Context: one part of a larger RNA
Formats: sequence, structure tokens, C1' cells
RNA sequence: GCCAGGGAGUUAUGGUAUGUGGCGAGGUUAACCAGUGAUGGGUAGCCGGAGCGAAAGCGAGUCUGAAUAGGGCGUUCAGUCGCAUGCUGUAGACCCGAAGCCGAGUGAUCUUGCCAUGGGCAGGCUGAAGCAGGGGUAAGACCUUGUGGAGGGCCGAACCCACCAGGGUUGAAAACCUGGGGGAUGACCUGUGGCAAGGGGUGAAAGGCCAAGCAAACUCGGUGAUAGCUGGUUCUCCCCGAAAUGCAUUUAGGUGCAGCGUUGCGUGUUCAGUUAUGGAGGUAGAGCACUGGAUGGGCGAUGGGCCCCACAAGGUUACUGACCUCAGCCAAACUCCGAAUGCCAUAACUCUAGAGCGCAGCAGUGAGACCAUGGGGGAUGAGCUUCAUGGUCGAAAGGGAAACAGCCCAGACCGCCGGCUAAGGCCCCUAAUUCUGGACUAAGUGGUAAACGAUGUGGGAUUGCACAGACAGCCAGGAGGUUGGCUUAGAAGCAGCCACCCUUGAAAGAGUGCGUAACAGCUCACUGGUCGAGUGAUCCUGCGCGGACAAUGUAACGGGGCUCAAGUCCAGAGCCGAAGCCGCGGAUUCAUGCAUCCACAUUGUUGGAUGCGUGAGUGGUAGGGGAGCGUCGAUCUUGCCGUGAAGCGGCCGGGUGACCGGGCGUGGAGCGAGGUCGAGUGAGAAUCCUGGC
Repeated sequence: GCCAGGGAGUUAUGGUAUGUGGCGAGGUUAACCAGUGAUGGGUAGCCGGAGCGAAAGCGAGUCUGAAUAGGGCGUUCAGUCGCAUGCUGUAGACCCGAAGCCGAGUGAUCUUGCCAUGGGCAGGCUGAAGCAGGGGUAAGACCUUGUGGAGGGCCGAACCCACCAGGGUUGAAAACCUGGGGGAUGACCUGUGGCAAGGGGUGAAAGGCCAAGCAAACUCGGUGAUAGCUGGUUCUCCCCGAAAUGCAUUUAGGUGCAGCGUUGCGUGUUCAGUUAUGGAGGUAGAGCACUGGAUGGGCGAUGGGCCCCACAAGGUUACUGACCUCAGCCAAACUCCGAAUGCCAUAACUCUAGAGCGCAGCAGUGAGACCAUGGGGGAUGAGCUUCAUGGUCGAAAGGGAAACAGCCCAGACCGCCGGCUAAGGCCCCUAAUUCUGGACUAAGUGGUAAACGAUGUGGGAUUGCACAGACAGCCAGGAGGUUGGCUUAGAAGCAGCCACCCUUGAAAGAGUGCGUAACAGCUCACUGGUCGAGUGAUCCUGCGCGGACAAUGUAACGGGGCUCAAGUCCAGAGCCGAAGCCGCGGAUUCAUGCAUCCACAUUGUUGGAUGCGUGAGUGGUAGGGGAGCGUCGAUCUUGCCGUGAAGCGGCCGGGUGACCGGGCGUGGAGCGAGGUCGAGUGAGAAUCCUGGC
């Protein structure tokens, strides 16, 4: 891992609701007794029949109260005892699962420390004190030569340790092997025996060690501890079908109440939509009348400067700049104004929708996600976060978007080798037009992106110049006063400042740029000629261009491939296309009509069953409700079986399904059907348990 078998809402006792049965203003026994038992007895007790008040108490009333007031709770409405089922309290209470807590014991053959008694340490080196001789001194100190043999001394085996590297890492080994390394007379190593025990020991102290695992050992017990947590929870079909919100919470992944689901009973359109009418309101927008912000102009108070001035006064000012005024603005916490929607009410119409509302039983949900729109937070970031309104997913399959929960279309009861459409498509892959008319694009734009840039190209508008000759090119002129004045070393059109005139003329600036030290020189504006038809400027707009850089390989149309398109825009005719809609057949739920049958103390506008029509419905997680299949056993009835039971293996048939039936083979002794009752009653998952392979 696979297979087989095992494996999870039970039982007792209370409560409550529903169904059903007995009796009924009553219902019912418990312990216990008798009896083999069935059953009979047993009336203590409990529930109901009256409530109100804290109580005394009163009583269809009572309490409050001064009250004959008002108000609260009552007075009308059948209960009770079984059985079954849903839910719930108490119990282990659907099953498995802790880490842990406490008690009583067992452990120091591992290891820690200590005690007692034994054992061990090749060989070599160094050479302390002391002692002796000699020297030395007044005596010493001291020096020297020997002797001596000290030391947690030195080198290094056994022994002990474990610093480094390599190997090993499903190992030869649950800590090893190899080569180096450290200690090796010591706080040394070691044998044997003994002592210390779990909040305790022991510890040269690492929370180390206390029998391969110790921040509190192990064994058994309390024990099925508790687990707001994780996982798992077993047959079928039918009907309906959520939530991820609000408030509260030692609360935030839990729970209570409400909201939303379902079932029963009641009510009977009260719901919803549209129209009309009447309302409340301060959002979008807008505005500046208030509160604030804020720009420019006018007027110019006040203050400042200057002049004048003994004081008082006065004059002046490119300073400041209130108020007022003109114009133009801004605001979630501004409003002189003010919608659309939405909301409330009334009426009519439409609608019968698994509409609304009330009571009762049972839930689940209370982590939401994205999209669109209106806002807050953030950076007018996020597949970000937080509200509101709607949608989809969640719990929704089908078609489209290449692929793609949340986007677009559309809601799957079943069958059909029938038809029509939606979104989206119609050259090939690939179902359907190489369809019709008009225009644009040349960039493969289409088939990513901005500020910004550009004689790309189409359309529209305004305007200048132009056959009295424009625009572009070419030929020629472009002068004089004058080197204007100032400044300056110089300043002559051309460093800078000021002014910017006059003359001649077809025209020519006190000069557009280059240039010089300054001049010079080139050029422009401007003018004439030549040429002979359009040429400039600005604005709006369609489609394109640049801006444009990422990691395996084209790789930013799904691909091929596409250019009067297979791109884009406008207009049009067809077709394809889904589980949508239609057609045909069938099933089921609800409603309704007809027919037949049955039941009843209620013969009814009743209830139930069956058949034939009609109409509407039948996606579905959590969850609610309903109807069934199968297994094991009990009991009653009724059957099968050696002329072959159960079980097992193929095959055939039936049913919406769980499943059921038949036949053949195998097998060799039991097994069904119908009614009722009772469960150790259904397996694929739990790192499930046991076994096999």
C1' cells in the first nucleotide's frame, strides 16, 4: 500500500412538543402484598379542577392605593396516564485523541555523590628541602662539590578521557570505526559491598543525572480526567432550502438573543409591483446669503516712513492695508437654494407568488469571496482594508471569455440521431458568410502603457498673401547724416545703458544672426527682376508613429495565417450556437375537475384510497420535513428442501433507487414469504483497530 473482518447519537431517569391509544371533571398509582405466571390487590403520593399577594389573608377576583380611581396578574379555552418519535436537563451521553493533576507503590545492576574494603599505574627525564665535605666569616649569611629524591613536575605505554578530521547516517553499532589529540602519583583510574527516591535525591552547576526519553522517573489507580480544538460518523428516493449580519460577551475560530431556513396549526391578499394623490427629508448638483478659506482691481480708515514742527495742527509717500465695493473661486463637520432615486401613507389595478403575518416543534449560520456603483482608510497603490446598494460564487451544472469559483448568457426531473434562439461567433484548426454597401488604417496598428514629441494620413472650420504675379528657388540692391549719444583702453548696427529720428529712394532696422581687439567681412528684415499657380497660419476631430528594457524557446492574436482585410467605424441581409425555449414520450410533488370504493357516536361543504384529465412546479451545501429498501432476532400465519436448503461464481430479466426475481454451475443441510414487535442494523476515508498478502 491493497484486501477481509471490526469500527461512532446508546441506555436510564426527569422536562417539553408532536402523533397515537385508554379513561374523562377527572386521570393515575409508587413502594409493597398474593400468585409458577398471566394477573389481582395496594389511594400514600402526583397532575388537573382558582387565582392574586412578600405575607397575614381575601377569593372570580386579588395586589397596589386614602380611593367604590387607574393600573398589574387572573376570571372564557380539558385534563391525565401509557406507547412511539423530535429536542433538551442529569449522567462518559456520537466515537477516537492530549499535554497534564492527585493518590498508593516500584526503582541508584545505568548514572550522580558519599561510605567501607581491595586492586592498578612499562620505561625514561628533571633534580626542591635536608644532610655531608670544601671554601668563606669574629660568628654567620653566603658560595661550591657531592649526597638526597620532592613535585595536582616533564616525555611516554597500559588505563582513563573525547579536542580535530574522514568514514558511517534504512549504520557492523539507537553514539561506532580509523588516523591524529588530552591526562597518565593524582581533585587519578578501577573491583566488590553499602547509603541517599520523585517537588524528592544527587549535582567542581550543564536544568546535568536518577535503568537507551527527566523544567519533576516509572507502575497501577482516581479514569471513559477535561478538550469552546482537529479528525471521523456506514442504505435509498422525494419536497423545501439558509447563513457568513446586528446587539452582548475575560468576547473575537466559542456562545446567548434577534435576523435568514424548515415543519405543523391559524389568518385569508394583509405581501409585492405599477399608476395616481399626499407627505417627511437636505444627498448629487449648485451657490457664496451665514461660518471659514482664498485671487486680482477700485476706494482708502488705522499704523509706519519723510518734510515741517515749542505744543497743537499741517503736508507728503512705488510702505502696510481694515471696512466698503467690482470681478472671479473653494468646503465631510458652510447653505440663500436643491433634484433623481429611495422611504412613509391612502386608493385603484395587476399578481396566487413555496407571498405576508401570528403561535408552536426542529435547526444550521454568526471566518465569507469577487464584480458594478456610492463613500471612508491607503499613495484618487494592492487579487489591500472597512461600510452601503445590487449581482454572481458560496450551495450552480450547461454555452461564451484559448485554459479561468466570483465576468457575459442561462438556472440541469428523465429519455429523443427533432426544431428556434441567448451571450458569443461564421477563412482553416472549428458548427455557421472568404455575405452586401460605404469609409478609414500601412503601423501586422489590430494583437499591452503615460507625460511629452513629430511637415504620417483622412474629415471639418476660421484667416493672411496671390495673374495689378503670391510661396519656394535664382539674379541684383540692402544706402546717406553716422563711428547716434553715453559708457569704455576700444564699443563703428551686433559687451552694456538711453534714445530709436531725419534724408535719398523701388527698398534698406540707429539693425536678425555669424564674425573682429575695435574696424573689416558674410547674412537677415525690406525692395526690384526672373518664373507662372496656388501658398502660409491657427483651431476642432478620425485612424495611425515614436516614447516601449527580463530572465528555458517564438511566447503581449488560442494557433495557422490575415492588408479594397480574416483589422477598425457605420448601415444591412442570413446562418451557427446552451442542459434556455418549443415538439413527442415518461416519472413525481402540489392544486383542481370527474368517476369508483372504503370509514365514521360526528352522514358532512367530512376524511382516506385508486383511476382518468387539466394547470403549475421538480439545480442545490449546512439544515428541516416525508416515504421506503436491506440485515440480525422474537412471535403469529403460511410455505420450500438430498427429485438438493443456505452460501459462493458467471448469465438473464424487473424496479426511480436502496434492491428484487429467474436459470446454470458449485455446494451438501437447512431456508423463506406475509402481519406485528425488538435491535450490538448498512462502512471508503478517523496518520482508525486486528489479521493476511
The part of an RNA shown here (large-subunit ribosomal RNA, domain II) has 693 nucleotides and comes from an Acidobacteriota bacterium. The full RNA is in RNAcentral, with records from ENA. Model confidence (mean pLDDT): 87 of 100. It matches the Rfam family "Bacterial large subunit ribosomal RNA". Rfam links the family to the GO terms ribosome and structural constituent of ribosome.